The RNA shown here (transfer RNA) has 73 nucleotides and comes from Candidatus Paceibacter sp. It matches the Rfam family "tRNA". By type it is a transfer RNA. The sequence was found in a public genome assembly. Its mean pLDDT, the model's own confidence on a scale to 100, is 82.

RNA sequence: CCACUGAUAGCUCAGUUGGUAGAGCGCAGAGCUUAUACCUCUGUGGUCCCAGGUUCGAGUCCUGGUCAGUGGA
Numbered sequence: 001c002c003a004c005u006g007a008u009a010g011c012u013c014a015g016u017u018g019g020u021a022g023a024g025c026g027c028a029g030a031g032c033u034u035a036u037a038c039c040u041c042u043g044u045g046g047u048c049c050c051a052g053g054u055u056c057g058a059g060u061c062c063u064g065g066u067c068a069g070u071g072g073a
Base pairs, nucleotide, nucleotide: 001072002071003070004069005068006067007066010025011024012023013022019056026044027043028042029041030040031039049065050064051063052062053061
């Protein structure tokens, strides 16, 4: 320098053909217990890496960029 893959909740990750952003763990509160833990219930969660574009509508499609990884020269 070129090509490819990835970036979504505090963490690990889903998200189908463009149509209301989700799960597990975590955290907070309550119940239970002498008490902690376990267990049960309720709650808490997001500018979908950044900036534009297309569209009635974008996490998803297009363009540029940033960061991480893999391969090639």